Predicted 3D model of an 84-nucleotide RNA (transfer RNA) from an uncultured Patescibacteria group bacterium.
It was read from a public genome assembly.
[in-house]
RNA sequence: GCCCGGGUGGUGGAACUGGUAGACACGCGAGACUUAAAAUUUCGUGACCGAAAGGUCGUGCGGGUUCAAUUCCCGCCCCGGGCA
Repeated sequence: GCCCGGGUGGUGGAACUGGUAGACACGCGAGACUUAAAAUUUCGUGACCGAAAGGUCGUGCGGGUUCAAUUCCCGCCCCGGGCA
């Protein structure tokens, strides 16, 4: 330099014939249980603003196509593998 795969909450990892992003698990917070813990179990858990109602933003970064993009197209960055 060329080719292939990948980048999604705190972590792993789904969602790709374009149509409510974050299922599921772990972790974390609160409750139940216990003398107290552990285990188990119930509820909650993306970020920011707000007293609340609610609003805004968010899939590596920047553009494009589209009514609509995690998904398609272009450029770049990073990680892994292959060829030279």